[in-house]
RNA sequence: GCUGGAGUGGCGCAACGGUAGCGCACCUGUCUUGUAAACAGGCGGUUGCGAGUUCGAAUCUCGUCUCCAGCU
Numbered sequence: 001g002c003u004g005g006a007g008u009g010g011c012g013c014a015a016c017g018g019u020a021g022c023g024c025a026c027c028u029g030u031c032u033u034g035u036a037a038a039c040a041g042g043c044g045g046u047u048g049c050g051a052g053u054u055c056g057a058a059u060c061u062c063g064u065c066u067c068c069a070g071c072u
Base pairs, nucleotide, nucleotide: 001071002070003069004068005067006066007065010024011023012022013021018055026042027041028040029039030038048064049063050062051061052060
């Protein structure tokens, strides 16, 4: 340099172009002599960044950045 893949809450992952969700973690409460577990509730996201298409984009297109694999 070329090709392919990935980037979404703190972490791991979902999400036909139509309300961004799940698990763990975290916080509060109940329970307990206490902790854990269990149960109930809650917090947390400019979907890597910029532009384009569209009535509407995490999703499609282009550019760009980072990471992984392969080729040279």